Model confidence (mean pLDDT): 75 of 100. Predicted 3D model of a 103-nucleotide RNA (c-di-GMP-I-GGC riboswitch aptamer) from a bacterium.

RNA sequence: UUCGAUAAAGGCAAAACCCGGGAGACCGGGCGACGCAAAGCCACGGAUCUUACCCCUCAAGUGGCGGUGGUGAUGCGCGGGGAAGAUGGCCGGGCUGCCGAAG
Numbered sequence: 001u002u003c004g005a006u007a008a009a010g011g012c013a014a015a016a017c018c019c020g021g022g023a024g025a026c027c028g029g030g031c032g033a034c035g036c037a038a039a040g041c042c043a044c045g046g047a048u049c050u051u052a053c054c055c056c057u058c059a060a061g062u063g064g065c066g067g068u069g070g071u072g073a074u075g076c077g078c079g080g081g082g083a084a085g086a087u088g089g090c091c092g093g094g095c096u097g098c099c100g101a102a103g
Base pairs, nucleotide, nucleotide: 001102002101003100004099011036012035017030018029019028020027021026034089040095041094042093044092045091046090047087048086049085050084051083053082054081055080056079065070
């Protein structure tokens, strides 16, 4: 430097369930092992997800006016954007690292 088996010593812990935190995505702890050679650390890029916030748009419907022609205030949902977040066990990137093999 590259690689990871049929080696050894160890490590982490998905889902479900329980307790707690959060508006939520989700997070912490317990239990539990689906898996993992970085499933150690960092939200920098992408992706996905969330929203008590902001903007745009805004069908049907409700309500109002109007009075059978319609008008279209406000504004929920969906959608788009922003902002703030979540996921490192989604991908890339950065930093660090155990054991072993080969060079």